[in-house]
Context: one part of a larger RNA
RNA sequence: CCUUCGUUAAGGAACUCGGCAAAAAAGCUAGACGUAAGUUCGCAAGAUGUCUCGCCCCGAUGUAAAUCGGGGCCGCAGCGAAAGUUUUCCAAGCGACUGUUUACCAAAAACACAACUCUCUGCUAACCCGCAAGGGGAUGUAUAGGGGGUGACACCUGACCAGUGCUGGAACGUUAACGGGAGCGGUGCAAGCCAAUCCCCGAAGCGCCAGUGAACGUCGGCGAUAACUAUAAUCGUCCUAAGGUAGCGAAAUUCCUUGACAGGUAAAUUCUGUCCCGCAUCAAAGGUGUAACGACUUGGGAACUGUCUCAACGAAGGACCCG
Numbered sequence: 001c002c003u004u005c006g007u008u009a010a011g012g013a014a015c016u017c018g019g020c021a022a023a024a025a026a027g028c029u030a031g032a033c034g035u036a037a038g039u040u041c042g043c044a045a046g047a048u049g050u051c052u053c054g055c056c057c058c059g060a061u062g063u064a065a066a067u068c069g070g071g072g073c074c075g076c077a078g079c080g081a082a083a084g085u086u087u088u089c090c091a092a093g094c095g096a097c098u099g100u101u102u103a104c105c106a107a108a109a110a111c112a113c114a115a116c117u118c119u120c121u122g123c124u125a126a127c128c129c130g131c132a133a134g135g136g137g138a139u140g141u142a143u144a145g146g147g148g149g150u151g152a153c154a155c156c157u158g159a160c161c162a163g164u165g166c167u168g169g170a171a172c173g174u175u176a177a178c179g180g181g182a183g184c185g186g187u188g189c190a191a192g193c194c195a196a197u198c199c200c201c202g203a204a205g206c207g208c209c210a211g212u213g214a215a216c217g218u219c220g221g222c223g224a225u226a227a228c229u230a231u232a233a234u235c236g237u238c239c240u241a242a243g244g245u246a247g248c249g250a251a252a253u254u255c256c257u258u259g260a261c262a263g264g265u266a267a268a269u270u271c272u273g274u275c276c277c278g279c280a281u282c283a284a285a286g287g288u289g290u291a292a293c294g295a296c297u298u299g300g301g302a303a304c305u306g307u308c309u310c311a312a313c314g315a316a317g318g319a320c321c322c323g
Stems, first nucleotide, its partner, number of pairs: 001318008010309002014307001019304001026085001030052004038043001040152001054073008074078001087302007094294002099111002115150007127136003153289004158219003163216002165212005172207003179200004185194003220238005247281001248278001259275005
């Protein structure tokens, strides 16, 4: 010096990306009391917290066990040993939850989930595997099965069908082969054969016409205006398929930005609340809330400490030295 431990004056997170690690609280296991906000009334909750526990005697209740009340005794200590082990509170984000995952750097806010919704499928089902036979779906039958999306619950889920997709329509246009008709020309003695070209007929598809957003998606600009100023309920104009509604908002989204104001601190680019000129929020790629839950993320507090001021001493085992 390294590893693993033990103790430490005064201070007590000043350490650090961050209380990481350690310490503390509590105690296998108990009994009594008491317990807030919030809430989906189940929870939260063992919330937080307070007290008790040995032995002897008496009394009450009781069959007993036991419980309750009173008094007394001893010790440093009465769940008298050992072992084993969630500290806690406030606030916010995300995900409802239990669960699953990158065997060997990621356990999460990712996946799944119950629930909601769209769509396909009438059974020799759709769909999937296979060249096929055949098999799965299913010894099921639309309260079933396949596929896509959202993701408990509560309140909700706006506008646009112009483009793309899907579904429906069949009048018309376009259109292949086949078929029908005409037939330049070639050849042959002839019958005939070959055959340019044109016309008619002609399916799906496409064009065309509609519908459809919990289908792919999209959801404007400029100028002016109120009797202080400022602002613009209002007006004009251009463009569009339609111009972002409710809600939320410097946000897991805000560039400018450490936005502004307030709170918390002696002091805070973090955090919380509010504001809204949203660079570039927004409604099942769901929007906004939400009790409970979380080895999740963020901020603050109590307690506690060698994390630190600032290091010291001790123990065991190494390293190292001698043999």
Large-subunit ribosomal RNA, domain IV from Candidatus Elulimicrobium sp., 323 nucleotides, folded computationally. Model confidence (mean pLDDT): 82 of 100. Rfam family: Bacterial large subunit ribosomal RNA. Rfam links the family to the GO terms structural constituent of ribosome and ribosome.